[in-house]
Context: one part of a larger RNA
RNA sequence: UCCGGCGAGUUACCGUUAGAGGCGAGGUUAAGUUCUUAAGGAACGGAGCCGAAGUGAAAGCAAGCGUUAAUAGCGCGUCAAGUCUCAGGCGGUAGACCCGAAACCGGGUGACCUACCCAUGUCCAGGAUGAAGUUGCCGUAAAAGGCAAUGGAGGUCCGAACACACAUCCGUUGAAAAGGGUGGUGAUGAGGUGUGGGUAGCGGAGAAAUUCCAAUCGAACCCGGAGAUAGCUGGUUCUCCUCGAAAUAGCUUUAGGGCUAGCCUCAGGUUAAAGUCUUGCGGAGGUAGAGCACUGAAUAUCUGCGGGGGCGUCAAAGCCUACCAAUGAUUAUCAAACUCCGAAUGCCGUGUAGAUGAUACCUGGGAGUCAGACUAUCCGAGAUAAGUUGGGUGGUCAAAAGGGAAAGAGCCCAGAUCUACAGCUAAGGUCCCAAAGUACGUGUUAAGUGGAAAAGGAUGUGGGAUUUCAUAGACAACUAGGAUGUUGGCUCAGAAGCAGCCACACAUUCAAAGAGUGCGUAAUAGCUCACUAGUCGAGAGGUCCUGCGCCGAAAAUUUCCGGGGCUAAAACACGACACCGAAGCUUAGGGAUUGCACCCGUUGCAAUCGGUAGAGGAGCAUUGUCAUAGAGACGAAGCGGUACUGUAAGGAGCCGUGGAUUUAUGAGAAGAGAGAAUGCCGGA
Numbered sequence: 001u002c003c004g005g006c007g008a009g010u011u012a013c014c015g016u017u018a019g020a021g022g023c024g025a026g027g028u029u030a031a032g033u034u035c036u037u038a039a040g041g042a043a044c045g046g047a048g049c050c051g052a053a054g055u056g057a058a059a060g061c062a063a064g065c066g067u068u069a070a071u072a073g074c075g076c077g078u079c080a081a082g083u084c085u086c087a088g089g090c091g092g093u094a095g096a097c098c099c100g101a102a103a104c105c106g107g108g109u110g111a112c113c114u115a116c117c118c119a120u121g122u123c124c125a126g127g128a129u130g131a132a133g134u135u136g137c138c139g140u141a142a143a144a145g146g147c148a149a150u151g152g153a154g155g156u157c158c159g160a161a162c163a164c165a166c167a168u169c170c171g172u173u174g175a176a177a178a179g180g181g182u183g184g185u186g187a188u189g190a191g192g193u194g195u196g197g198g199u200a201g202c203g204g205a206g207a208a209a210u211u212c213c214a215a216u217c218g219a220a221c222c223c224g225g226a227g228a229u230a231g232c233u234g235g236u237u238c239u240c241c242u243c244g245a246a247a248u249a250g251c252u253u254u255a256g257g258g259c260u261a262g263c264c265u266c267a268g269g270u271u272a273a274a275g276u277c278u279u280g281c282g283g284a285g286g287u288a289g290a291g292c293a294c295u296g297a298a299u300a301u302c303u304g305c306g307g308g309g310g311c312g313u314c315a316a317a318g319c320c321u322a323c324c325a326a327u328g329a330u331u332a333u334c335a336a337a338c339u340c341c342g343a344a345u346g347c348c349g350u351g352u353a354g355a356u357g358a359u360a361c362c363u364g365g366g367a368g369u370c371a372g373a374c375u376a377u378c379c380g381a382g383a384u385a386a387g388u389u390g391g392g393u394g395g396u397c398a399a400a401a402g403g404g405a406a407a408g409a410g411c412c413c414a415g416a417u418c419u420a421c422a423g424c425u426a427a428g429g430u431c432c433c434a435a436a437g438u439a440c441g442u443g444u445u446a447a448g449u450g451g452a453a454a455a456g457g458a459u460g461u462g463g464g465a466u467u468u469c470a471u472a473g474a475c476a477a478c479u480a481g482g483a484u485g486u487u488g489g490c491u492c493a494g495a496a497g498c499a500g501c502c503a504c505a506c507a508u509u510c511a512a513a514g515a516g517u518g519c520g521u522a523a524u525a526g527c528u529c530a531c532u533a534g535u536c537g538a539g540a541g542g543u544c545c546u547g548c549g550c551c552g553a554a555a556a557u558u559u560c561c562g563g564g565g566c567u568a569a570a571a572c573a574c575g576a577c578a579c580c581g582a583a584g585c586u587u588a589g590g591g592a593u594u595g596c597a598c599c600c601g602u603u604g605c606a607a608u609c610g611g612u613a614g615a616g617g618a619g620c621a622u623u624g625u626c627a628u629a630g631a632g633a634c635g636a637a638g639c640g641g642u643a644c645u646g647u648a649a650g651g652a653g654c655c656g657u658g659g660a661u662u663u664a665u666g667a668g669a670a671g672a673g674a675g676a677a678u679g680c681c682g683g684a
Base pairs, nucleotide, nucleotide: 001684002683003682004681005680006679011094012093013092014091015090016089017088019086020085021084022083023082026050027049028048032044033043034042035041037040054061055060064076065075066074067073097235098234100232104225105224106223107222108221109220115199116198117197118196119195120194121193122192123191124189126158127157128156129154133150134149135148136147137146138145162186163185164184166183167182168181169180170179201217203213204212205211210219238619239618240617241616242615243614248261249260250259251258252257262369263368264366265365266364267363268362269361270360275356276355277354278353280350281349282348283347289341290339291338295335296334297333300330301329302328306324307323308321309320310319311318372397373396374395375394376393377392378391379390380389381388402413403412404411417590418589419588420587422586423585424584428580429579430578431564432563433562437577440575441574442573443572444571450566456551457550460548461547462546463545464544465543466542467541468540469539477535478534479533480532481531483508484507485506488502489501490500514529518527519526591609592608593607594606595605596604597603598601620673622670623669625667626666627665628664629663630662631661638657639656640655641654642653644651645650
């Protein structure tokens, strides 16, 4: 991992609810007794219980009672039939659908491991060092002291046994549930070790580590209370049909739990038009926007109360001020907690009109739900970040398959009863992969833009508007001129169009020519421009709006079209016509549910039939029991095979195997259906 078997809403009592049956103003027996068959009962038993009357705290009264001073009012009643049994749903009490703790308590068993203690034994090769003391000599007044020998101390030294466990390697489904190798530490001591004994779990022991107390220790182990409890996780077994949620509010030592409401379902009932939508009419309101009239915020100019500074004085008055600045005026702003104003929607009402039509409401039984997700839009938080977080409204997913978006819970289209090798469409598409236009018309794009991106930049290119110049010749190019007073004045070493400053920016000659547009010189010079003429011969220049492009553009596995590939497109824009395209719609046939109709039929018509939690309905199969009818050695059950049959669970027939039991129908009862529980047992 697989296969087989086992494996989870039960039972008792009480209550409640709808159903079936009996009797019915009544219903019913319990314990027990008697009788009887071999077990199924029958009879008796009315004790008790429920109901037929309520009300009041009660005395009590009574179709009324209580309250009260009350005859008023008010509260509860009167005017609706119950009761017993059965099976169903649900609740309560019990282990109460099943498995699962860590723990708690009680009584016992453990110190043969280990910790410490007690008693009694035992063990420590060899070598080194050489304390005190003692003796002798020297020394001293005597001592002290010195030297030599002797001596043999020590939690002394080196190092085996023994004990330990510091480093490293190996081992890590080991040779071993702690070992092996090589080194290491202690090795006469707070040393090692044998045997016997002691201390016990709310405890003992501890050179103290939450360390040890039999491979178990922040409280041992065994049995019991015990099926502890588990708002938690997992699992919970056959089929079909109808409907079908929620992830919200309030409260909660509450937040992953609950209760009530909301939303679902089933039954019964009500009104006969309640409900919903559109529309007419009538309403309330302070949002979007806007505004500055209030409250605040924020600027500019003017005015300048008041203040600061300066002058002044004994003190002042006073004067000045390119400083600050109230109030006011003017111009121009901002606001969720501002409003002189103010929509669209939405909401409420309605004896406006229409559409739809049990949708609505009430009573009762049963639930589930209280983690929601994304998307569009309006807001808050955040950074006008997040596949972020909190709300309002709609949608989808959740609980929804199908087509599209290459691939995709939440996007777009569309809601799957079944069958069809029939048709039409939606979104989206029609060159090939790949169904359908290498289709049509008019433009745009040259960037593979399309097929990722900003501020910003640019004679890219298309369209539009406007303006200036132009056959009295524009724009560009070429040829020629571009002068004179004058080197304007000032300044300056110099300043001559061209360092700088000044200006009635002059005047003359001209076709035209600035007291000069740049380059240049030390300053001149020189080149050039404005301006003019000629040559040429028809458009040229500027500004604004707009379509499509360009640059800006650097990342880590190939590449931002699904790919091939595409350029008068297979890109983009607009237009019009075809076609493809889904489980949508239609067509043909079958089934089911609900409603209506009638001629009441397995008839007709209409609508409906996605579905998680969940509610409701109808069935299949298994094992006993009872009744009836059967089958079976001419072969039962079981097992294997098989092309039959039913909407499903399933049910037959035949063949083989097997070798003795077993089936149908009706009723009734459950140890009644497995694929999951890190399920249990067995096997492979």